[in-house]
RNA sequence: CUCAUCCAGAGGGACUGAGGGAAACGGCCCUGAGAAGUCCCGGCAACCGCCGCCACCACUCCGGUGCGGACCUGGUGCCAAAUCCGUCCGGAGCGAAGGUCGCCCGGAAAGAUGAG
Numbered sequence: 001c002u003c004a005u006c007c008a009g010a011g012g013g014a015c016u017g018a019g020g021g022a023a024a025c026g027g028c029c030c031u032g033a034g035a036a037g038u039c040c041c042g043g044c045a046a047c048c049g050c051c052g053c054c055a056c057c058a059c060u061c062c063g064g065u066g067c068g069g070a071c072c073u074g075g076u077g078c079c080a081a082a083u084c085c086g087u088c089c090g091g092a093g094c095g096a097a098g099g100u101c102g103c104c105c106g107g108a109a110a111g112a113u114g115a116g
Base pairs, nucleotide, nucleotide: 001116002115003114004113005112006111011041012040013039014038015037019030020029021028024087025086026085027084042079043078044077047075048074049071050069051068052067054066055065056064057063083110088107089106090105091104093103094102095101096100
């Protein structure tokens, strides 16, 4: 840089001790009944890998796509709340208000994870 996904799912222990939810601002939350971090164990998931008496494509073989499985040892990731919510743009309507705000929908940006 490109592509895919991001309202599902899954926590205990030890050490430690005050913050944490990416950044800024606003909101809303979590937290001495122990935050963040490190380690151990466990789990979730199905991106890669692996497997399949499935389907299609291609084919001498190798293979590709889809679908499915959840797997002894795998590579990552993840295990409060939608990526916690908003911020930028657009939209029909409703409410309050008085030239804005909130609610709702879609998209963008930013970010996260994976594969290349």